[in-house]
RNA sequence: GGGCGAUUAGUUUAGUGGUAGAACGAAGGUCUCCAAAACCUUUGGCGGGGGUCCGAUUCCCUCAUCGCCCGCAA
Repeated sequence: GGGCGAUUAGUUUAGUGGUAGAACGAAGGUCUCCAAAACCUUUGGCGGGGGUCCGAUUCCCUCAUCGCCCGCAA
């Protein structure tokens, strides 16, 4: 220099055009002498910018960050 992949909640991740889900965590509650465990409730998110579309987390372009690969190979 070129190519590929990833970026969604505090963390690990699902979803891939039509209301963003889960687990763990955190907060509150029940219970307990206290705590733990268990149960209930709540909390909080699509990396930035632009484009296409009636509608974008999803498609396209670009930037950023991270990882991997390349000298007849991806």
Transfer RNA from Candidatus Nomurabacteria bacterium GWB1_40_6, 74 nucleotides, folded computationally. Its mean pLDDT, the model's own confidence on a scale to 100, is 81. It matches the Rfam family "tRNA". Rfam describes the family as follows. Transfer RNA (tRNA) molecules are approximately 80 nucleotides in length. The family's RNA type in Rfam is transfer RNA. NCBI's taxonomy places the organism under Bacteria, Bacteria candidate phyla, Candidatus Nomuraibacteriota.